[in-house]
The RNA shown here (SAM riboswitch aptamer (S box leader)) has 126 nucleotides and comes from an uncultured Woeseiaceae bacterium. Its Rfam family is "SAM riboswitch aptamer (S box leader)". Its family is annotated with regulation of gene expression in the Gene Ontology. The sequence was found by an Rfam model in a public genome assembly.
């Protein structure tokens, strides 16, 4: 670095440090000299691996699912939905055109809802 499962609307901030970008990416929003990012200490969340317990399968055992507790320990993680959008589908909405309404159909969006994709994080196997 690539691949393969799962999750991603919840939840946690102090101090010390350095000094201008930072929030991956473009656009938009925001954060930032009242000192952000980063970096170290310290607390904390969480509960993926872990541990334990009860169920389902089993003839029974494993193993695999499901539900619940637990925080030793390995990881993560503590602005904003992963900040929001971006491709597509369907919904709506207002514009055009078919003379007009219904209906088509085109192109559009401060919408919504599903999905792809891109990211990040654990695990796994080579």
């Nucleotide at each position: 670095g690539a691949c393969u499962c799962a999750u991603c609307g919840a939840g946690a901030c102090c101090g010390g440090u350095c000094g201008a970008g930072g929030g991956a990416u473009a656009g938009g929003c925001c954060c930032g000299a009242c000192g952000a990012c980063g970096c170290c200490g310290g607390g904390g969340c969480a509960a993926c691996c872990u541990u334990c317990a009860g169920g389902a399968c089993u003839a029974a055992c494993c193993a695999u699912c499901c539900u619940g507790a637990a925080a030793a320990g390995g990881u993560g993680c503590c602005a904003a939905c992963u900040c929001c959008u971006g491709c597509g589908a369907u919904g709506c909405g207002a514009c055009g055109c078919g003379a007009c309404a219904a209906c088509g159909c085109g192109a559009c969006g401060a919408c919504a809802u599903c999905g792809a994709g891109a990211g990040a994080u654990g695990a796994g196997g080579g």